This is a predicted structure of a 73-nucleotide RNA (transfer RNA) from a Candidatus Omnitrophota bacterium.
Rfam family: tRNA. The family's RNA type in Rfam is transfer RNA.
The organism belongs to Candidatus Omnitrophota, within Bacteria.
The coordinates come from a structure-prediction model, not an experiment, and the mean pLDDT is 81.

[in-house]
RNA sequence: GGGCCAUUAGCUCAAUUGGUAGAGCAGCGGACUCUUAAUCCGGAGGUUGCAGGUUCAAGUCUUGCAUGGCCCA
Numbered sequence: 001g002g003g004c005c006a007u008u009a010g011c012u013c014a015a016u017u018g019g020u021a022g023a024g025c026a027g028c029g030g031a032c033u034c035u036u037a038a039u040c041c042g043g044a045g046g047u048u049g050c051a052g053g054u055u056c057a058a059g060u061c062u063u064g065c066a067u068g069g070c071c072c073a
Base pairs, nucleotide, nucleotide: 001072002071003070004069005068006067007066010025011024012023013022019056028042029041030040031039049065050064051063052062053061
């Protein structure tokens, strides 16, 4: 220098052909318990890495950039 992959909740990851962004764990509140743990219940938590383009509608398509990983030179 070139190519490919990844980036979504605090963490690990889903999201079908473009059509209301979800789960587990953690954290918070409650039940249970003499207390803690375990178990059960509940609700909360998001500028989908950043900036553009296309579209009635973008996590998804597309351009550039950033960060990380792999390969080639």